[in-house]
This is a predicted structure of a 354-nucleotide part of an RNA (small-subunit ribosomal RNA, central domain) from a Herpetosiphonaceae bacterium. The prediction has a mean pLDDT of 89. The sequence was found in a public genome assembly. It matches the Rfam family "Bacterial small subunit ribosomal RNA".
Context: one part of a larger RNA
């Protein structure tokens, strides 16, 4: 390397745009570039296959024939590919005109609560646990009541529900924006898909500067529990947690399942749009059943699979592109290299050992 894989056994890059590359839809028409075919030249020698032969036999040797892989020149073929031309219109865009939504950004705003500060009523406990202690309160606590201050998250709505490419996105209202989905079949006409590098986007937490801090809370102190508790419990509590701007780039960033196209029984809910028919009722709307397009869910057929499961949301039958694996440990490491202020991150081995 050939092969064989990637849901759970090693093994889909966390997502995305996207040069290069590879790969590429219907019809005609030229071209012999690719390919096939025929000749000719090349392919030394040994070896290889066969035939035949020489050492008593083999090993080995000699002889003849052919086999090989690749080139090259001359002619032929236009199925397929490429190339060059014309044309289509289902791919893939675009255009109206509906629609649905926690996609983003950015700004304002309400209301409940926690806490805290002032003031009232009051007067003895509260907190917290298996149980209690530290804690907090006669300097007036807790508990009610009014009044203000501030930061954070947005109960019901609410759903197996919706949005997003993923990370994620829930109070209302306003601005600024992105993509989806239906219907028409108006316009362009192959513009298509993958994508080695590369660019960007990315929860948590963490780092820098500056602000901001109710509650929550690593570290930290105390109090319990225990043989010890550097811990589970309980009182505190400080980085964070929250905004702006900037860095970091991880992860069970999981459907543990790359992306994109075709095809291959049904059932059943659930969003969203279209369309026919039935029924209410005022134009216009509700509600019923049936089609159909797009989402997301459960149960299955065939098929796949070690099993388990999976089954039009494929792990099925195919195509095309890209990524990764190749016995466990050492090791998501050591060293180099990039890359960051750091913390690390990306890339990745040996020894030696089962």
């Nucleotide at each position: 390397c050939u092969g064989g894989g990637c849901g759970u056994a090693a093994a889909g890059c966390g997502c995305g745009c996207g040069c290069a590359g590879g790969c590429g839809g219907u019809g005609g028409c030229g071209c012999a570039u690719g390919u096939g075919c025929c000749g000719c030249g090349u392919g030394a020698a040994a070896g290889c296959g066969c035939c035949g032969g020489g050492c008593u036999u083999a090993c080995c040797c000699c002889g003849g024939c052919g086999a090989g892989g690749u080139c090259g020149c001359g002619g032929u073929a236009c199925a397929c590919a490429a190339c060059g031309u014309c044309a289509c219109u289902u791919g893939a865009g675009c255009c109206u005109c509906g629609g649905a939504g926690a996609g983003g950004c950015c700004g304002g705003u309400g209301g409940a609560a926690u806490u805290c500060c002032g003031g009232g009523u009051g007067g003895a406990g509260c907190g917290g646990u298996g149980a209690a202690a530290u804690g907090c309160g006669u300097a007036g606590a807790g508990a009610u009541c009014c009044g203000g201050a501030g930061g954070a998250a947005c109960a019901c709505c609410a759903g197996a529900g919706g949005c997003g490419c993923a990370g994620g996105c829930g109070g209302c209202c306003g601005g600024c924006u992105g993509g989806c989905c239906g219907a028409g079949g108006g316009c362009u006409g192959a513009c298509g898909c993958u994508g080695a590098g590369g660019c960007g986007c990315g929860a948590c937490g963490g780092c820098g500067u500056g602000g901001g801090g109710a509650g929550c809370a690593a570290a930290c102190c105390g109090g319990a529990u225990u043989a010890g508790a550097u811990a589970c419990c309980c009182g505190g509590g400080u980085a964070g947690u929250c905004c702006a701007c900037g860095c970091a780039g991880u992860a069970a960033a999981c459907c543990a399942u790359g992306c994109a196209c075709a095809c291959c029984c049904g059932g059943u809910g659930u969003g969203g749009g279209g369309g026919a028919c039935c029924a209410a009722g005022u134009u216009c709307u509700u509600g019923g059943c049936c089609c159909u397009c797009c989402g997301u869910g459960c149960c299955c057929a065939a098929g796949g699979u070690u099993a388990c499961c999976u089954g039009a949301u494929g792990a099925g039958u195919g195509u095309g592109c890209c990524g990764c694996c190749u016995g466990g440990g050492g090791a998501c490491u050591a060293c180099g290299a990039g890359c960051g202020c750091a913390a690390g991150c990306u890339u990745a081995a040996a020894a030696c050992u089962c």